Background:
The part of an RNA shown here (large-subunit ribosomal RNA, domain IV) has 323 nucleotides and comes from a bovine gut metagenome. Its mean pLDDT, the model's own confidence on a scale to 100, is 88. Its Rfam family is "Bacterial large subunit ribosomal RNA". The full RNA is in RNAcentral, with records from MGnify.
[in-house]
Context: one part of a larger RNA
RNA sequence: ACCACUUUAAGGAACUCGGCAAAUUGACCCCGUAACUUCGGAAGAAGGGGUGCCUCGUAAGAGGUUGCAACAAAGAGGCCGCGGCGACUGUUUAACAAAAACACAGCACUCUGCCAACUCGCAAGAGGAUGUAUAGGGUGUGACACGUGACCAAUGCCCAAAGCUCAAAUGGAUCUGUUAGCGCAAGCGAAGCAGUGAUAUGAAGGCCGGGUGAAUGUCGGCCGUAACUAUAACGGUCCUAAGGUAGCGAAAUUCCUUGUCGGGCAAGUUCCGACCUGCACGAAUCGUGUAACGAUCGCGGCACUGUCUCGAAGUGGAGCUCG
Numbered sequence: 001a002c003c004a005c006u007u008u009a010a011g012g013a014a015c016u017c018g019g020c021a022a023a024u025u026g027a028c029c030c031c032g033u034a035a036c037u038u039c040g041g042a043a044g045a046a047g048g049g050g051u052g053c054c055u056c057g058u059a060a061g062a063g064g065u066u067g068c069a070a071c072a073a074a075g076a077g078g079c080c081g082c083g084g085c086g087a088c089u090g091u092u093u094a095a096c097a098a099a100a101a102c103a104c105a106g107c108a109c110u111c112u113g114c115c116a117a118c119u120c121g122c123a124a125g126a127g128g129a130u131g132u133a134u135a136g137g138g139u140g141u142g143a144c145a146c147g148u149g150a151c152c153a154a155u156g157c158c159c160a161a162a163g164c165u166c167a168a169a170u171g172g173a174u175c176u177g178u179u180a181g182c183g184c185a186a187g188c189g190a191a192g193c194a195g196u197g198a199u200a201u202g203a204a205g206g207c208c209g210g211g212u213g214a215a216u217g218u219c220g221g222c223c224g225u226a227a228c229u230a231u232a233a234c235g236g237u238c239c240u241a242a243g244g245u246a247g248c249g250a251a252a253u254u255c256c257u258u259g260u261c262g263g264g265c266a267a268g269u270u271c272c273g274a275c276c277u278g279c280a281c282g283a284a285u286c287g288u289g290u291a292a293c294g295a296u297c298g299c300g301g302c303a304c305u306g307u308c309u310c311g312a313a314g315u316g317g318a319g320c321u322c323g
Base pairs, nucleotide, nucleotide: 002317003316004315005314006313007312008311010309011308014307019304027051028050029049030048031047036041038143052065053064054063055062056061078302079301080300081299082298083297084296085294086293090102091101106141107140108139109138110137111136112135118127119126120125144289145288146287147286149219150218151217154216155215156212157211158210159209163207164206165205169201170200175195176194177193178192181188182187220238221237222236223235224234247281248278259275260274261273262272263271
C1' cells in the first nucleotide's frame, strides 16, 4: 500500500455527473399533524414530550435512588417541498438494462347463430366448450375526470341491381390436308379420317357506383389592410379529399437555444412558473388533467455526517518466515 471495520478538533456537501457511500432517524406510550383529495386517504405527515429500579398506595399518584446514559446491549423509518412519466398491486432481458417497457381493470371497433368464428393437424380428430352473443376469437387503447374535431382523394374493408371486361368448359360455323368420283387437261371434289376452331353461353374478380376513421392514414401557400409604431379581427388570390378544432406547448417533442421574462442562488446550459416565433405537439400509434402509489427520473431544502478542506490514530485480516 490492499481488504473489512472503529474513532476523529474546527467546519458541514466546500466532495462529486449526482450526498454515491456513510452518518442521522429508529421500539412503545402520550400530545399534535398542512396543502391536496377519488373523502378511503395524504399520515408514522411534520413537530414535541415520556420510558430504569425501590418504598407507600387497589389504583391514580406521591416520595426516594444508581448510572455519562433508562427501548443503557442487540434488533427496528431520515424528513419536507416542486415537477416529468406510468393510474394502482403485479411482470420482464436466469448471468451488464426492473424502467417511462409488458400486463392490468375499464373503453371501443370487429368477427362468430353453433358441426360457431378461430387455432393445431395430411387426415381422423382435438382445443374453443360439456361454453352459446351478459358467450367466444381478433385488434387498438389502458384506472378515474372532462373530451375525442375535419377529410372517404389514395390504401384497406363492407354493400352491390344494371352496364363493360373476363377463365376453363359447352358448342361447332368456317377453312385446310387427304381422295372415291368427274374432267382431254387445268382442275373440281362426296363421305370418312386428320387438323383448324368463329358467332354464341359462361362465375368470382376487376372497372364503374355507394358506404366506412376508437380502419392504414392525411390535416396548405402567397399578398394586402386599423388615425404613432407594431400587429391584423378584415379582404384578395392559388391549390386541396380536407387544410390541425378543443386542449397543451423551448415539452421524454424546440434546430437556432444557455430563446425571452419571472422565481430560486452571491453566482443556475439543469429546475419551477409564464410567453408562443410549435425547425418538426395534438385528440383511443389517444389529448389534457389527476388523489393514491413508485428500489422510477429531474430540481430544491432541513437534519446529518471523514464525501470533502485534509488528513490522523487504532482494531482485525491478507501479505513475509516456520510448521